[in-house]
RNA sequence: AGGGAACCAAGGCAAACCCGCCGAAAGGCGGAGACGCAAAGCCACGGGCCUGGGACGGCGGCAUGAGCCGCCGUUACGGCAGCCGGGCCGCUCUA
Repeated sequence: AGGGAACCAAGGCAAACCCGCCGAAAGGCGGAGACGCAAAGCCACGGGCCUGGGACGGCGGCAUGAGCCGCCGUUACGGCAGCCGGGCCGCUCUA
């Protein structure tokens, strides 16, 4: 160095719930709070998952103004790194 995470030490992060803000939503940020995590540090490259404002299609209604409203389906340019893989950086120790 690489591998490993038992022991030692210093610590670190922060799930759910709640509050505030942003967002159509998924979700994000902050506060409080700890379920857990040896990368639960960073990165959307691959897989997967979530959402569907907008767009397209279908059905119905109101109009008769080619529009509007409701429901259903499809869809990422939106999101999840604490889903997995991958890339980069990194503390302590070394059974």
The prediction has a mean pLDDT of 89. A computed fold for a 95-nucleotide RNA from Paenibacillus alkalitolerans, annotated as c-di-GMP-I riboswitch aptamer. Taxonomically the source falls in Paenibacillus (Bacteria, Bacillati, Bacilli, Caryophanales).